[in-house]
RNA sequence: CCGCACCACGAAGCGCCUGGACUGGCAUCGGGCUGUACGCGUGCUCGCCAGUCGACGAGGAGAGAGCUUAUCGAAGUACUCGGCGGAUGGCUCUCCGGCCUGACCGGGGUCGUGACGGUACCGACAAAACCCGCGGGCGACCGCGGGCACAAAGCGAUGCCGCAUCGGUGU
Numbered sequence: 001c002c003g004c005a006c007c008a009c010g011a012a013g014c015g016c017c018u019g020g021a022c023u024g025g026c027a028u029c030g031g032g033c034u035g036u037a038c039g040c041g042u043g044c045u046c047g048c049c050a051g052u053c054g055a056c057g058a059g060g061a062g063a064g065a066g067c068u069u070a071u072c073g074a075a076g077u078a079c080u081c082g083g084c085g086g087a088u089g090g091c092u093c094u095c096c097g098g099c100c101u102g103a104c105c106g107g108g109g110u111c112g113u114g115a116c117g118g119u120a121c122c123g124a125c126a127a128a129a130c131c132c133g134c135g136g137g138c139g140a141c142c143g144c145g146g147g148c149a150c151a152a153a154g155c156g157a158u159g160c161c162g163c164a165u166c167g168g169u170g171u
Base pairs, nucleotide, nucleotide: 014085015084016083017082019081020053021052022051023050024049025048026047030046031045032044033043056073057072058071062095063094064093065092066091067090068089096112097111098110099109100108103169104168105167106166107165116162117161118160119159120158122156123155130147131146132145133144134143135142136141
């Protein structure tokens, strides 16, 4: 230094990089294809190595299984492109749980512990970006500190509208 095993830590705009873009170095008498048994030639094409970029926050978890392109806006020279994996999303089924206007049981409906739906309106110290500065790198770029402004939503508050079930027991 590499591989394997074990242990610990570590995540959801999260992890990774082979396309792409960019940086550095090498090569131009070079690399690849064409042709051939091979070689030369001709024609076409641009190569090799290493590195960098590749998502800014808000929001989000009843349990299990399956399917699925998993909410919101910000910035930007619009590469935060493209790809792989993952993920608290959505839907279906089962279980558990709340509610369906006093109690219990069963069914059904609707949601998920702030636990019925719809709608109107309002709300938020957002972070990066930007500015100043420090550090690392030949560089592309990377890390850190300080200052500053601005969002939206399936997030939060309030109002309004609708709904508030079926059967049984029993009071």
Molecule: glmS glucosamine-6-phosphate activated ribozyme aptamer
Organism: Coriobacteriia bacterium